[in-house]
């Protein structure tokens, strides 16, 4: 000064969280792969604050570069 979003990579830059890998359940399939369909973040690092509403703005703290 940037960066911290699922087990992992990672979008989102005020309107209530995408996709991808992996995981669970299912279909197919002698099996296993492949395919396909379904599930998988009530604390987005912690705590506060602003606002009708914050992953997203302010301040502090943690951690890594």
């Nucleotide at each position: 000064g940037g960066c911290g979003u699922a087990g992992c990579c990672a979008a989102g830059u005020g309107g209530u969280a995408a996709g991808g890998c992996a995981g669970c359940g299912g279909a197919u399939u002698u099996u296993g792969a492949u395919u396909c369909c379904g599930c998988c973040a009530u604390u987005c690092g912690g705590a506060g604050g602003u606002u009708c509403g914050a992953g997203u703005c302010c301040u502090c703290c943690c951690g890594c570069c």
Molecule: transfer RNA
Organism: soil metagenome